[in-house]
């Protein structure tokens, strides 16, 4: 430096589900729990997805993010071990 991750070691994260807290909701946080993950670390920057309190008017199974999701994809950025 890598556009590499077969085997190994040290550790790390923690889906579904259950309980509690919080929130209008989506969701978030804490505890339990492991489906998985080499960035499943960080960042809502681009796309995408979810929600719709408030607002809007067409009053509807309506529209709308100022609310969310990085464990949907890409970008940015930092990094362990091994290999080359």
């Nucleotide at each position: 430096a890598g556009a590499u991750g077969a085997a190994a070691a040290a550790g790390g994260u923690a889906a579904a589900c259950c309980c509690g807290u919080u929130g209008a909701a989506a969701g978030a946080c804490g505890g339990g729990g492991a489906c998985a993950c080499a960035a499943a670390g960080c960042u809502a920057u681009g796309g995408g997805u979810c929600u719709a309190a408030g607002g809007c008017u067409a009053u509807a199974c309506g529209c709308u993010a100022u609310g969310a999701c990085u464990g949907c994809c890409a970008g940015g950025u930092u990094g362990c071990c091994a290999c080359u």

A computed fold for an 84-nucleotide RNA from Desulfosporosinus sp., annotated as c-di-GMP-I riboswitch aptamer. RNAcentral holds the sequence, with entries from Ribocentre. Rfam family: c-di-GMP-I riboswitch aptamer. Its family is annotated with cyclic-di-GMP binding in the Gene Ontology. Its mean pLDDT, the model's own confidence on a scale to 100, is 88.